[in-house]
Parts: sequence; C1' cells; structure tokens
RNA sequence: UUCCAUAUAUGGCAGGGGCGCAAAGCUAUAGAGGCUAACUUAGAGUCCUAUCUAAUAUGCCAGCCAGUUACCGAA
Repeated sequence: UUCCAUAUAUGGCAGGGGCGCAAAGCUAUAGAGGCUAACUUAGAGUCCUAUCUAAUAUGCCAGCCAGUUACCGAA
C1' cells in the first nucleotide's frame, strides 16, 4: 500500500521498507499500564424514536514495567 475480517481499537494475507532486539522469545484472568466502547447504565435531546455526552471490557495492544523460559559468564 491493495484486499479481507471487525461496532471500534485492532488483526490477517501479499508486497516493499526503517530503527533495532544478550530476551523486543513466550504470557496477558498474577499485577500494573495503554487503546477502543459494541453491549449496558445515567443524562441531554427527539416524539420525526435519529442523535449527543459521560462512565464502563468481557474486546484489543504490548519493542513501558512485570511474570516466565532461554542465552552470556565477572565484563
């Protein structure tokens, strides 16, 4: 970037790239953090039944911390 999935966040396939990883591997319901807000709740609004605001994860991320496995071996 094309296409696909999804309410979204985001993910997947294919192609082309960057900084890098002595854990930037794995985990995510051990904890904490970040993103979204479908459902739900409350309010506004409408009475044309749309829409808007706020809260909220069971959804998502993980190359911030963390847990765990591997590796190095006094540096």